[in-house]
RNA sequence: GGGUCUGUAGCUUAACUUGGAGAGAGCAUUCGGCUUCGGACCGAAAAAUCUCGGUUCAAAUCCGAGCAGACCCG
Numbered sequence: 001g002g003g004u005c006u007g008u009a010g011c012u013u014a015a016c017u018u019g020g021a022g023a024g025a026g027c028a029u030u031c032g033g034c035u036u037c038g039g040a041c042c043g044a045a046a047a048a049u050c051u052c053g054g055u056u057c058a059a060a061u062c063c064g065a066g067c068a069g070a071c072c073c074g
Base pairs, nucleotide, nucleotide: 001073002072003071004070005069006068007067010027011026012025013024020057029045030044031043032042033041050066051065052064053063054062
């Protein structure tokens, strides 16, 4: 330098194939309940689509460029 794949809460992931209601869940975190205290359990809260642009009534999803990572070729 070229090719393939991947990128969604702090972590792991669903939705991508086939565009469509507020992007859902587990763990963790915070608050409350329970408990003598803690843990477990119960309830609640906050938290995410790698960036920019395009297509579209509508984009996490499709297209282009870039960024980061993994693998392969040279």
A computed fold for a 74-nucleotide RNA from a Nanobdellota archaeon, annotated as transfer RNA. Taxonomically the source falls in Nanobdellota (Archaea, Nanobdellati). It matches the Rfam family "tRNA". The family's RNA type in Rfam is transfer RNA.